[in-house]
RNA sequence: CUCACUGGAGAGAGGUGCCGGCAGGGCUCAACCCCCGCCACGGCAUCCACCGAAGGGGCAAGUCGGGCGCACUGAAGCGGUGUGCCGGGCCAAUCUCUCAGGUAAAGCGGACAGCGAG
Numbered sequence: 001c002u003c004a005c006u007g008g009a010g011a012g013a014g015g016u017g018c019c020g021g022c023a024g025g026g027c028u029c030a031a032c033c034c035c036c037g038c039c040a041c042g043g044c045a046u047c048c049a050c051c052g053a054a055g056g057g058g059c060a061a062g063u064c065g066g067g068c069g070c071a072c073u074g075a076a077g078c079g080g081u082g083u084g085c086c087g088g089g090c091c092a093a094u095c096u097c098u099c100a101g102g103u104a105a106a107g108c109g110g111a112c113a114g115c116g117a118g
Stems, first nucleotide, its partner, number of pairs: 001118003005114003012048001014047006020039003024036003049103003055099001056097003062090003066086008
């Protein structure tokens, strides 16, 4: 690093619209259409609120150069040491952002952890 098994949190059953569906009501001789109503357990879109543990972005100490100055030292080959200021590169997370993703239960996903194997 990969595979298998196990565990694995958080946050609106939000509003609206369209499509779809329907026990029911109205219209009708009856049915369809149409109107009303219903749909967390159908789909899509959009708005607001929220979550962080797929993924993604950002940052520390540290480290590596650079520029300017100061001090010391050496050289006559302009190097070395220390120090102050400025700026740049690399750089972690369960931190942070909330792009992506997600927000009843179930399901899916899930950082990470355990066990086993390669």